A computed fold for a 376-nucleotide RNA from a Desulfovibrionaceae bacterium, annotated as Bacterial RNase P class A. Rfam family: Bacterial RNase P class A. It is annotated as a ribozyme. Of the family's consensus pairs, 95% are formed in the model.

RNA sequence: GGAGUCGGACGGGCCGUCGCCGCGGGUGGCAACACCCGGGGAGGAAAGUCCGGGCUCCGCAGGGCAGGACGCUGGGUAACGCCCAGGGGGAGCGAUCCCCGGAAAGUGCCACAGAAAGCAGACCGCCGACGCGGGCCUCGGCCCGCGGGCAAGGGUGAAACGGUGGGGCAAGAGCCCACCAGUUGCCGCGGCGACGCGGCAAGCUCGGCAAACCCCGUCCGGAGCAAAACCAAAUAGGGGGGCGUUUGAGGCCGGCCCGGCCGAAGCCCCCGGGUAGGUUGCUCGAGCCCGGAAGCAAUUCCGGGCCUAGAGGAAUGACGACCACUUCGGGAUGCGUCCCGGAGCACAGAACCCGGCUUACAGUCCGGCUCCUGAU
Numbered sequence: 001g002g003a004g005u006c007g008g009a010c011g012g013g014c015c016g017u018c019g020c021c022g023c024g025g026g027u028g029g030c031a032a033c034a035c036c037c038g039g040g041g042a043g044g045a046a047a048g049u050c051c052g053g054g055c056u057c058c059g060c061a062g063g064g065c066a067g068g069a070c071g072c073u074g075g076g077u078a079a080c081g082c083c084c085a086g087g088g089g090g091a092g093c094g095a096u097c098c099c100c101g102g103a104a105a106g107u108g109c110c111a112c113a114g115a116a117a118g119c120a121g122a123c124c125g126c127c128g129a130c131g132c133g134g135g136c137c138u139c140g141g142c143c144c145g146c147g148g149g150c151a152a153g154g155g156u157g158a159a160a161c162g163g164u165g166g167g168g169c170a171a172g173a174g175c176c177c178a179c180c181a182g183u184u185g186c187c188g189c190g191g192c193g194a195c196g197c198g199g200c201a202a203g204c205u206c207g208g209c210a211a212a213c214c215c216c217g218u219c220c221g222g223a224g225c226a227a228a229a230c231c232a233a234a235u236a237g238g239g240g241g242g243c244g245u246u247u248g249a250g251g252c253c254g255g256c257c258c259g260g261c262c263g264a265a266g267c268c269c270c271c272g273g274g275u276a277g278g279u280u281g282c283u284c285g286a287g288c289c290c291g292g293a294a295g296c297a298a299u300u301c302c303g304g305g306c307c308u309a310g311a312g313g314a315a316u317g318a319c320g321a322c323c324a325c326u327u328c329g330g331g332a333u334g335c336g337u338c339c340c341g342g343a344g345c346a347c348a349g350a351a352c353c354c355g356g357c358u359u360a361c362a363g364u365c366c367g368g369c370u371c372c373u374g375a376u
Stems, first nucleotide, its partner, number of pairs: 001372010012323002015320004020041002023038006043347001047358002050356005055224004067220005072086005087100005101215002106213002108209003123154002125150003130147007162180006181205002183202008228280004238271006250262004287306008325344008
């Protein structure tokens, strides 16, 4: 210098004008409200709503069935399907990345090709020991065909019942033997453990799929802030009481009395539930920043400091100018850069809160490590 891999941080800045949503204060107003001042106002993912918890209500003696999720080991945590450290397997020269119970309990499936895809099978091929038939014959045998034997070689496939060598055989084959690989069982050593290393024995050689059913183990009661609690109209029901039905309750005639009209039956008061509406829940929390301690780490503990949207269908914006950054065109150059003009500047939008995962993202910066190349 080039290529790569992993992790972390940021994700425009400033000014002006006009606006938006809460909060506090003031002035005016009976009030509704208006105006003024001050201060606050999205994210690393606020997203998907996929996991896990807090919180609220309902349910619940205890246990089981069904259903769902998860699945190597140890640790972290409020909890997790998350994170850290380790183990085994796979990919890569490497940094690094990906995967994780059981297929040797049972059932099922395995496209295409292929003879055969699972108590396997024979297309090409090899054999002619055994049986049958035929031919030749020098009567010892030889040849051909069929039945048949074989699975070494070819061929198909992602995958074809260990590999190499020797023996053996008609030809072959763990059929037998030696070595190698694997599996299973036993023993020893190391490790908390997953597991590793070593030894002995057995021809045991056993395909893949469990995000197919299933088996084993662990965990899970349900619904969700439209949870839930409180205050509480009008109208219509419910309960109780009072008055009244020609001895006229009540209504209208501007408040009262008289009076007039309507009125042949209801009217008034209290209580209670629900609805509209309002208030709370509601943002101080497994919180953030700095420092220290323990630990490989995730993380935990201690000390100090800070308060950082809280609306209730949803505000946090628009325009202009300048500066950053990227890029294009032109020009200057002392090749380091500089000047002029234009364009671009992402993904996205809190709705009870928190811990994760996943997904989207113009670009910028920082750090660890690996490989290649060059110079000293």